[in-house]
Order: sequence, then structure tokens, then C1' cells
RNA sequence: CUUAUCAAGAGUGGCGGAGGGAACUGCCCUGUGAAACCACGACAACCUGCGUUCUUUACCGUCUGUAAGAAGCGGCAAGGUGUCAAUUCAGCGAUAAAAUUUAUCGGAUUUAUCGGAAGAUGAG
Repeated sequence: CUUAUCAAGAGUGGCGGAGGGAACUGCCCUGUGAAACCACGACAACCUGCGUUCUUUACCGUCUGUAAGAAGCGGCAAGGUGUCAAUUCAGCGAUAAAAUUUAUCGGAUUUAUCGGAAGAUGAG
């Protein structure tokens, strides 16, 4: 840089002492102890490995089977990363709906859907 995913899930103890949630603005968590570090544990997002289905090519050829590649589904947690407060905590734009306020339009608020910005993780 490209691409996929990001509503779910998942702790305890030690040590440590005031920070943390990527940044900003809000809003949260935190001395009923933050971050970092250590030990054991858990979760299951990606990749590898496993099973199965489909498809393509090659070989064998009676049926079929074997090998390789790609895609889907499933299970495992074995390996490589990753993760273990709140939707990635929210925020920007568009559309729709509801109610309130207003003479009306409009604006503001709430909810839902879609898209974007920034970010995180995996793979290349």
C1' cells in the first nucleotide's frame, strides 16, 4: 500500500502506584485501585493444519480412485498472530419515521437503515 472483518465472545492472582478508553470533542472506567510487566487461564477474528461438499485440470480407466488448485460449510484449539468495560463507547453525511416546540416553513431531539472519515486485527 491492497484486501477481508469489526452488534457476539472471554478471567484470576502477583507486582505496581495514576492513569486509561489510538488522536480530537464529548462521555465513561479507575485508590471498592489505572497503565505497564509477570504467571496460569479463557475467547475464537484471520492464516496453516483436519473433515466434508462443489467445481476445474491432469493421470489411471470398467466402475471409480488419486494428485493439484480454487470456493463454501463444519469442527478442533494443534501451531502462527490476535483479543479478554461500554457497537471500533459516541461524533460526519444522506434517507425515512415518531413525538415536542413554532401560526407555518425551518431548526433542534430520539430511533432505524445506508455510506464515508479515522482506527484496530489478519492475510498478501